[in-house]
Context: one part of a larger RNA
RNA sequence: GUCCCCAAGGAACUCGGCAAAAAAGCGGCCGUAACUUCGGAAUAAGGCCUGCCUAUCGCAAGAUAGGCCGCAGCUAAAGUAUGCUUGGCAACUGUUUACCAAAAACACAGCUCCCUGCGAACUCGAAAGAGGAUGUAUAGGGGGUGACACUUGACCAAUGCCAGAAGGUCAACUAUCGGCGGUGCGAUUAUAUCAAGCUGACUGGUACAAGCCCUGGUGAAUGUCGGUCGUAACUAUAACGAUCCUAAGGUAGCGAAAUUCCUUGUCAGGUAAGUUCUGACGCGCACGAAUAGUGUCAUGACUGAGCAACUGUCUCGGGGACCCGUUCG
Numbered sequence: 001g002u003c004c005c006c007a008a009g010g011a012a013c014u015c016g017g018c019a020a021a022a023a024a025g026c027g028g029c030c031g032u033a034a035c036u037u038c039g040g041a042a043u044a045a046g047g048c049c050u051g052c053c054u055a056u057c058g059c060a061a062g063a064u065a066g067g068c069c070g071c072a073g074c075u076a077a078a079g080u081a082u083g084c085u086u087g088g089c090a091a092c093u094g095u096u097u098a099c100c101a102a103a104a105a106c107a108c109a110g111c112u113c114c115c116u117g118c119g120a121a122c123u124c125g126a127a128a129g130a131g132g133a134u135g136u137a138u139a140g141g142g143g144g145u146g147a148c149a150c151u152u153g154a155c156c157a158a159u160g161c162c163a164g165a166a167g168g169u170c171a172a173c174u175a176u177c178g179g180c181g182g183u184g185c186g187a188u189u190a191u192a193u194c195a196a197g198c199u200g201a202c203u204g205g206u207a208c209a210a211g212c213c214c215u216g217g218u219g220a221a222u223g224u225c226g227g228u229c230g231u232a233a234c235u236a237u238a239a240c241g242a243u244c245c246u247a248a249g250g251u252a253g254c255g256a257a258a259u260u261c262c263u264u265g266u267c268a269g270g271u272a273a274g275u276u277c278u279g280a281c282g283c284g285c286a287c288g289a290a291u292a293g294u295g296u297c298a299u300g301a302c303u304g305a306g307c308a309a310c311u312g313u314c315u316c317g318g319g320g321a322c323c324c325g326u327u328c329g
Stems, first nucleotide, its partner, number of pairs: 001322006008315002012313001017310001027049004035040001037147001051068007069073001082308007089300002094106002110145007122131003148295004153225003158222002160218005167213003174207006180200004186194002226244005253287001254284001265281005
């Protein structure tokens, strides 16, 4: 290291029954609870039988009766569910970190929102083109949630998106009107100046888009969902009142929770004894409604607690078989 056995006890071990042991052995007969989506739960649980010989019945499988042996009759081998109670999470079968994570993570059917009228949206590609799709809104793409049941409250102030167009703001190009300059028909006192027209790298005004400002809408869009003071004929508490602030102040349900700091909260249950567990309470540091809320049958190599059975896990060690390394020989 790999196996086997053990007095008495039987989880006292330990983070944790990890590991090991044990029951049953998808045969027959009987029997089987809560709960339930009526399918299940369920092989629930639990009890009994099993060999061989003879006779009868039977096509056979087998059944019935009588007898025989053993500690033991599916007598070996192989193969082959421990069970029950109660929480959490995830509905389920499935998928995943090839080689430290298999899960409560992902997916899922179902629900919902947004986009898309077809040369569709969307994706790949400078493009041609292709997929979507030889499909056509009962279709396709994207986001969220995640069976089912009951539900999904308030807020549009901020951000996003959608719609709107009166006004404000606003780029380049272009158009046009000026400034300033050049040239210059012509006028003139021939110097200067004025000046129709033409023109210009420069410069200013006016006109012209979306956007933003603006006006509305929108939450299964990103998100958000208060404070102080007083008050009842014991006390305590506050249905009630006052006041400040806000876009609006957390509704139903749940709640020391996979969320509770204080905290081993308090009460009840279970134990001789329980920081865990279950049921309540609610003063929720810091639950809360599709980043879903609350339930829930079934399911789970998930996770918490308890019980039975079982055991070298332990009290506490001991013995045996074989193998590897090392030392001695």
Molecule: large-subunit ribosomal RNA, domain IV
Organism: bacterium